This is a predicted structure of a 387-nucleotide part of an RNA (large-subunit ribosomal RNA, domain III) from a Bdellovibrionales bacterium. RNAcentral holds the full RNA, with entries from ENA. Its Rfam family is "Bacterial large subunit ribosomal RNA". Its family is annotated with structural constituent of ribosome and ribosome in the Gene Ontology.
[in-house]
Context: one part of a larger RNA
């Protein structure tokens, strides 16, 4: 210079309490104010303990701290079913042999590997200071075994590789059903004006997965006989022929309704015990006709178009080979491994040298206005952005 520029978006504070050597900033009430298609929640990704308690203020924090994503210690992640893997396969990558190539190496069969996709059996309460579809509680499912009770004895039924199906799949556009959700009247229940009553008013009026029914709607001919294909073989599929048939049967399918559920879960209020944060016990109604409503579900549908829009494995069926007489239902009992789950996550913990107006997939996302996820206000929820 100069105690000057600045202290990182103009969302905004301000009063009272505590605690404490001090407090505009911490804690706690009360107002007030800001976002609410987010500044809410809930995954991925990436970060690694930042999570919880106690204790502590040198440094960090653009001030101050008694506070902290900081500093010290202790303590916190519980799985048959959620996500990975003991399944599959796609591009891509690896590659026995095998061609190539001064050396290092390069392609590249066969076989591996390799999720961003395929298959795969779980809900709802409650509960810790921190986990929970992982404990708890109640109702479920799924696979294998083992015992009981039934049905059966068919070359059944297991492994192995194969044949066939199915898995299975574009783009536009689409009427209709249904629910999530919300909203309107009634009924119930509880509060509500010093007390009593009445009336306005306020609040509340909920629950799944399984299971059992098989609806709206969707799709599809059946049943016989033969046999040149399906590397063998088939009763599978594939083509051809006969007969009945356009309805019925089959096959799929949201929702509703019943069960679950005499559970839970529910507000004031009372009782009782407290470390004053809060904890236990009691605990109401818990229904009815409508209305709007989805880009989620029925639905890998249904129409329509050319440019014709993974693969495999699970699945089911077929004869082969080999082993080789039992196999199915239903209850009932055991048994169910590995790793991952704290905590941020439109963010002060992730990428930008920072506590940095910048970036940063996916679901959910209420109520007035409205064509809307716009725009304004505004529930649940969150914050007031360190001078």
């Nucleotide at each position: 210079a100069a105690g000057u520029a600045g202290c990182g978006a103009a969302a905004a504070u301000g009063c009272g309490g505590g605690g404490g050597a001090a407090g505009a900033g911490c804690c706690c009430g009360c107002a007030c104010a800001u976002c609410g298609a987010a500044a809410a929640c809930u995954c991925a990704a990436g970060g690694g303990u930042u999570c919880c308690u106690g204790g502590g203020c040198a440094a960090g924090g653009g001030u101050c701290a008694u506070c902290c994503u900081c500093c010290c210690a202790g303590g916190g992640u519980u799985a048959g079913u959620c996500g990975a893997g003991a399944c599959c396969u796609a591009a891509g990558c690896u590659g026995a042999g095998g061609c190539c190539a001064a050396u290092a190496g390069g392609c590249g069969u066969a076989a591996g590997u390799g999720a961003u996709g395929g298959a795969u059996g779980a809900a709802c309460g409650g509960u810790u200071a921190a986990u929970a579809u992982u404990c708890c509680g109640u109702u479920a499912c799924c696979a294998a075994u083992a015992u009981u009770a039934g049905g059966u004895u068919a070359u059944a039924g297991c492994a192995u590789a194969g044949g066939a199906g199915g898995g299975a799949c574009g783009g536009a556009g689409u009427a209709g059903g249904a629910u999530a959700u919300g909203u309107g009247g009634g009924g119930c229940c509880a509060c509500u004006u010093a007390u009593g009553g009445a009336u306005u008013g306020u609040g509340g009026u909920u629950c799944a997965a399984g299971u059992g029914u098989g609806u709206a709607g969707g799709g599809u001919g059946a049943a016989g006989a033969g046999u040149u294909g399906g590397c063998a073989a088939a009763u599978c599929c594939g083509c051809u022929c006969u007969u009945c048939g356009u309805u019925a049967g089959c096959c799929u399918g949201a929702g509703a309704c019943a069960u679950g559920a005499a559970u839970a879960c529910g507000a004031a209020g009372g009782a009782g015990c407290u470390u004053c944060g809060g904890c236990u016990c009691u605990g109401a109604a818990g229904u009815c006709c409508g209305c709007a409503a989805a880009a989620g579900c029925c639905a890998u549908g249904c129409u329509u178009c050319c440019a014709a829009g993974a693969a495999a494995a699970g699945c089911u069926u077929c004869g082969a080979u080999g082993c080789g007489u039992u196999u199915u239902u239903a209850a009932u009992a055991u048994u169910g491994c590995u790793c991952g789950u704290a905590c941020c996550g439109u963010a002060a913990a992730c990428c930008g040298a920072c506590a940095c107006a910048g970036g940063u997939g996916a679901g959910u996302g209420g109520g007035g206005u409205g064509a809307a996820u716009a725009u304004c206000c505004u529930c649940a929820g969150a914050u007031g952005a360190u001078u």